[in-house]
RNA sequence: GCCUCCGUAGCUCAGGGGAUUAGAGCGGGUGACUUCUAAUCACUAGGUCGGGGGUUCGAAUCCCUCCGGGGGUG
Numbered sequence: 001g002c003c004u005c006c007g008u009a010g011c012u013c014a015g016g017g018g019a020u021u022a023g024a025g026c027g028g029g030u031g032a033c034u035u036c037u038a039a040u041c042a043c044u045a046g047g048u049c050g051g052g053g054g055u056u057c058g059a060a061u062c063c064c065u066c067c068g069g070g071g072g073u074g
Base pairs, nucleotide, nucleotide: 001073002072003071004070005069006068007067010026011025012024013023028044029043030042031041032040050066051065052064053063054062
């Protein structure tokens, strides 16, 4: 250089056949329970879906480009 996969919450990831309102587990906060802690249960906060542009009435999802990471290959 070329091919390919990935980038979504603090962390690990799902959603990737366009419209439900962007989700789960762990972690954080508050409360319940407990003598206290842990565990368990209930509730709750946190995202401009890597950046930019395009298509579309509508984009996390489709197209282009750039950035970052993994793998393969001359």

A computed fold for a 74-nucleotide RNA from a Bacteroidota bacterium, annotated as transfer RNA. Model confidence (mean pLDDT): 82 of 100. It matches the Rfam family "tRNA". Gene Ontology term of the family: triplet codon-amino acid adaptor activity. The RNAcentral record of the sequence draws on ENA.